[in-house]
Molecule: SAM riboswitch aptamer (S box leader)
Organism: uncultured Ruminococcus sp.
RNA sequence: CUUAUCAAGAGCGGCGGAGGAAACAGGUCCUGUGAAGCCCGGCAACCUGAUAUUCAAGGUGCUAAAUCCUGCGGUAUAUAAACCGAAAGAUGAG
Numbered sequence: 001c002u003u004a005u006c007a008a009g010a011g012c013g014g015c016g017g018a019g020g021a022a023a024c025a026g027g028u029c030c031u032g033u034g035a036a037g038c039c040c041g042g043c044a045a046c047c048u049g050a051u052a053u054u055c056a057a058g059g060u061g062c063u064a065a066a067u068c069c070u071g072c073g074g075u076a077u078a079u080a081a082a083c084c085g086a087a088a089g090a091u092g093a094g
Base pairs, nucleotide, nucleotide: 001094002093003092004091005090006089011040013039014038015037019030020029021028024071025070026069027068041063042062043061045060046059047058048056049055050054067088072085073084074083075082
């Protein structure tokens, strides 16, 4: 850069010891009843394998909330709510 997916699924474990939810802004949440990170366990999206509309769990990945929501455009017009799309981002494959 191209392409597919992003409302499903997954711990009452151990270490750790204060932050975390990508970045910025606004909101809203999680968190000493223990955050991040690491280990173990688990899940099964893509690749892969098989006895194949299902199963496995080797690779990557994931394991609060829709990618937590909004930010730009449209349905549209004054606002709000709603819906659709884009942008940005994440992950796989190439």